The RNA shown here (Bacterial RNase P class A) has 397 nucleotides and comes from a Chitinophagaceae bacterium. Lineage of the source: Bacteria > Pseudomonadati > Bacteroidota > Chitinophagales > Chitinophagaceae. It was read from a public genome assembly, where an Rfam model found it. Rfam family: Bacterial RNase P class A. By type it is a ribozyme. Of the family's consensus pairs, 96% are formed in the model.
């Protein structure tokens, strides 16, 4: 300097006006009226996951339905986050060959996805294809006829037909009966042999542990569980329009069905058992009345600083700190000035020219977006820029 990935930050000050709160003062209250303070994000978005809280009186079991799945750690808990083991993908880079090329096999940093089981069962793999797991379409060998050449005869070579034997070779396909070689053998094949590949099981090492290294003995076609399905761990629903006080009104009224302790109905997800509550009841249809006010409401699994444990997420100890609470919905508007950005111009530097630096003036530009119970995360959205970090190459010292 460049590539590639990631990640932060993206406006300030000052005056006047104005809105909303909080706290003292004023006022019998109340309203007003004064001094002080404070007033919308990094996602406030989405409504995808987890929890605080609040309720359903005590009480649970099975079944279901669901939702997670690789190891350790972290956390209030998470499908989060953090390291780590393996698989797969791929790009700088490297560079085995040979056609010496804008060629390239095998290997692969950063970085991106993924993970229980397929030796418990049962099941799918479309088209192609001979076949998709009880395989044979072209080819390969043998044997038997028929035809031709060659030849005195045997015997040799080509086509063709028909039996037979093969899974090496060559098609098809995402994948074809583990892979190269040599042997063998009518041709052939793990038939034998060397070296390897995968899975399994034993021993011996490393590591908490997923998982690895080494050796030996056996086997030998994958894939799909986001196919049923098996293992294993969990999980009660609703949600601030939850809930809880206050006021205000009104109709214990009709009119149908049912039911009354031998239980209707209810209550705790979907069902069954259980266990409680239960009688002017329960359900419909018609109709009355009410929609006001408060608390919930923000001091918090909070925020910054700085030390120690940690590879890290996070934990911890001191100190310091308080940062919206609206209810149809506040958080603003005007000026001026400065900041970053792009462009133009004029001038100084630099230097052969350029390109670069620096100062002035002008003129333009500033994205995505607005809390509503509250935290912790995920996922989308983002201008002109500026910063940083990790890997890599390349140049200098």
């Nucleotide at each position: 300097a460049c590539u590639g990935c990631a990640a932060a930050c993206g406006g300030g000050u000052u005056a006047u006006c104005g809105c909303u709160c909080c706290u003292g003062c004023u006022u019998c209250c109340a309203a007003g009226g004064u001094a002080g303070g404070a007033g919308a994000g990094g996602a406030a978005a989405g409504u995808c996951c987890g929890g605080a809280c609040a309720g359903u009186a005590c009480a649970g079991a099975g079944c279901a339905a669901c939702a997670c799945a690789c190891c350790g750690g972290u956390u209030a808990a998470u499908a989060g986050c953090c390291g780590g083991u393996c698989c797969c993908g791929g790009u700088c880079c490297u560079g085995a060959g040979u056609u010496u090329a804008u060629c390239g096999a095998a290997g692969a940093a950063a970085c991106g996805g993924g993970a229980a089981g397929a030796a418990a069962g049962u099941g799918c793999c479309a088209c192609a294809g001979a076949a998709a797991a009880u395989a044979a379409c072209c080819a390969u060998c043998u044997a038997u006829u028929u035809c031709g050449a060659u030849a005195g005869a045997u015997a040799u070579c080509g086509a063709a037909a028909u039996a037979g034997a093969u899974a090496a070779g060559g098609g098809u396909g995402a994948a074809a009966a583990c892979g190269u070689g040599a042997g063998g053998u009518a041709a052939g094949a793990g038939c034998u042999c060397a070296c390897g590949a995968u899975u399994a099981u034993u021993g011996c090492g490393a590591g908490c542990a997923a998982u690895u290294g080494c050796a030996a003995u056996a086997a030998u076609g994958g894939g799909c569980a986001a196919a049923c399905c098996u293992u294993g761990u969990g999980u009660a629903c609703u949600g601030c329009a939850a809930u809880g006080c206050c006021a205000c009104g009104u109709a214990u009224a009709u009119c149908a069905g049912u039911g009354c302790c031998u239980g209707a109905g209810g209550g705790u997800u979907g069902c069954u058992c259980g266990c409680c509550c239960g009688a002017u009841g329960c359900u419909g249809a018609a109709g009355g009345g009410u929609a006001g006010g408060c608390a919930g409401c923000a001091a918090g699994a909070u925020u910054g600083u700085u030390g120690c444990a940690g590879u890290a997420a996070u934990g911890u100890a001191a100190c310091a700190g308080c940062c919206a609470g609206a209810u149809a919905a506040a958080u603003g508007a005007u000026a001026a000035c400065c900041u970053u950005c792009u462009c133009u111009u004029u001038c100084c530097u630099u230097u052969u020219c350029g390109a670069g630096g620096g100062a002035a003036a002008g003129a333009g530009a500033a994205a995505c977006a607005g809390a509503a119970u509250c935290c912790g995360g995920c996922u989308u959205a983002c201008a002109a820029g500026u910063u940083u970090g990790c890997a890599g190459u390349u140049a200098a010292u």